A computed fold for a 509-nucleotide part of an RNA from an uncultured delta proteobacterium, annotated as small-subunit ribosomal RNA, 5' domain. Model confidence (mean pLDDT): 84 of 100. It matches the Rfam family "Bacterial small subunit ribosomal RNA". RNAcentral holds the full RNA, with entries from Greengenes.
Context: one part of a larger RNA
């Protein structure tokens, strides 16, 4: 001097952009944040309101309506969004392998989609429970599930040939024999969409190595699945990953092992640079979801708004037994110097599902609220000396505030009010805007009206006089100031810096 996700102290006028739990990863009331497909499938209401019969009790029919609500199936829910606890680690960057592998959905190309079974939800009965929710019994459908048949190619196994090779094996083509597939839907009958098998491509991981990556040595020896190998398991896949046996390894002063501390990067902030410092907001990455610990679905989870089990807490019980998990968006409480609305829209971007209309979407766009922070604006302008009063000094001449005010002449850019008009953003010739009647434009009205403070004036360091006080009262960032004329403490007057702000604390350079 720069800076800040900043607080606080006095003070505030507008507008554009941005940015707002740095503490308790405490605890959370409410309400939203992931559904969607009826062109997969089976079944299927009421209520208004018509009509018709009645014994006036009510029934039946038609609309509602193949609607709702659910229920099987698919997808997706692994995205997006949040957080920083844990992690010193191939967790991160950065470059390389993988012949040790995987990739739903999406493209491109080659093939097929044939005939059959049995059940099962929902639905009815019946029973149980305070509730959550279950039990038995019958019914019934698929793109739910299982067999057969078909197998090009890929798989497995034998056989046998060619290339490349790091000798471990990898590509290619060929033989036998094994053994693995499917689903149907809607049509305007033209196809469209799905669904099996393979190949390749995108696209996203996984695995692995070599480099870099905080303090302490007042941590110096550490390791028993530990290090290797055989054999097997587990994996999409390499491996002590995990098991049997077997060897006795293996890491450490180039810091092993132990404590501590911390998510890492692009980047930010300082710096002429090398460097320090940092890692909010934006982007990549990982981890984590009450606490621990597990498999399940599933291309892909050991899964925030998914499943079990323990454990704390809270809650609801009819005392048998249940319900929950905001480190999503709001919002409460508490902690804290200290950090926002229980808003508005799916209009735009972008994502889910659908054949599409479209539904969803706290993502996201947008408004709020905060001078928390850049940037703009405006708090008038011209004139005006007898240098008015008044205030401070004065050597009592007088000086100085001070052209400052007044006063007189203008201006309305800025705000505020009323009226008119009024977008871009809509891509998609219609239609669609939540911001919004909002920004911007015009046209009027009022009349300098509605807008200046806060810090400093001993040196450092720009700016001095009077008064009060008298080592007190009190000021300080370092030196130092105050004990009867204090530029240094109060306060006044003057002045000096900056301005919607300006000190002050904290932290970086």
């Nucleotide at each position: 001097g720069a800076g800040c996700g900043a607080a606080c102290g006095c003070u505030g006028g507008c507008g554009g952009c941005g940015u707002g739990c740095c503490u308790a990863a405490u605890a959370c009331a409410u309400g939203c944040a992931a559904g969607u497909c009826g062109a997969g499938c089976g079944a299927g209401a009421a209520a208004c309101g018509g009509g018709g019969c009645u014994u006036c009790g009510g029934c039946c029919c038609c609309u509602u309506a193949g609607u709702a609500c659910a229920g099987c199936g698919g997808c997706a829910a692994a995205c997006g969004g949040g957080u920083g606890a844990g992690u010193a680690a191939c967790a991160c960057g950065u470059g390389g392998g993988u012949a040790a592998c995987c990739u739903a959905c999406c493209c491109u190309c080659c093939g097929g989609c044939g005939g059959g079974g049995g059940a099962u939800a929902a639905c009815g009965g019946u029973c149980c429970g305070a509730a959550a929710g279950g039990a038995c019994c019958g019914c019934u459908a698929a793109u739910a599930c299982c067999g057969c048949g078909u197998a090009c190619a890929g798989c497995c196994a034998c056989c046998a040939g060619g290339u490349c090779u790091g000798c471990g094996g990898g590509c290619c083509a060929g033989g036998u024999g094994g053994g693995c597939a499917a689903a149907g839907g809607c049509u305007u009958c033209g196809g469209c969409c799905a669904c099996c098998g393979g190949a390749g491509g995108a696209u996203g991981g996984g695995c692995u190595c070599g480099c870099g990556c905080c303090g302490c040595a007042u941590c110096a020896g550490g390791u028993a699945g530990u290090u290797g190998g055989u054999g097997g398991g587990g994996u999409a896949a390499u491996g002590g990953c995990c098991c049997a046996c077997c060897a006795a390894g293996c890491c450490a002063a180039c810091g092993a092992c132990g404590c501590g501390u911390a998510g890492c990067u692009g980047g930010u902030c300082u710096g002429a640079g090398a460097g320090g410092a940092u890692g909010a907001u934006c982007a990549g990455c990982c981890a984590c979801a009450c606490u621990g610990g597990g498999a399940c679905u599933g291309g892909a989870a050991c899964a925030c708004g998914g499943c079990c089990c323990a454990g704390a807490c809270u809650c609801c019980u009819a005392c048998g037994g249940g319900a929950g998990g905001c480190a999503g968006c709001a919002g409460u409480a508490g902690g804290g110097a200290a950090u926002u609305u229980u808003g508005c829209g799916c209009a735009a971007u972008g994502g889910a599902c659908g054949a599409a209309a479209g539904u969803c979407u706290g993502a996201c766009g947008c408004a709020g609220c905060a001078a928390c922070g850049c940037c703009g604006c405006g708090u008038g302008g011209g004139u005006g000396a007898u240098g008015a009063a008044g205030g401070c000094c004065u050597u009592c001449g007088g000086g100085u505030u001070g052209u400052a005010a007044a006063g007189c002449c203008c201006u309305a850019c800025c705000g505020a009010c009323g009226g008119g008009g009024g977008a871009c953003g809509a891509a998609g010739u219609u239609c669609u805007g939540a911001c919004g009647g909002u920004a911007c434009c015009c046209c009027g009205u009022a009349g300098a009206u509605g807008a200046a403070g806060c810090a400093c004036u001993g040196g450092c360091u720009a700016a001095c006089u009077c008064c009060g006080u008298g080592c007190c009262a009190g000021c300080a960032g370092c030196c130092g100031c105050g004990g009867u004329a204090a530029u240094a403490c109060g306060g006044a007057g003057a002045g000096u810096g900056c301005u919607a702000g300006c000190g002050u604390u904290g932290c970086u350079c």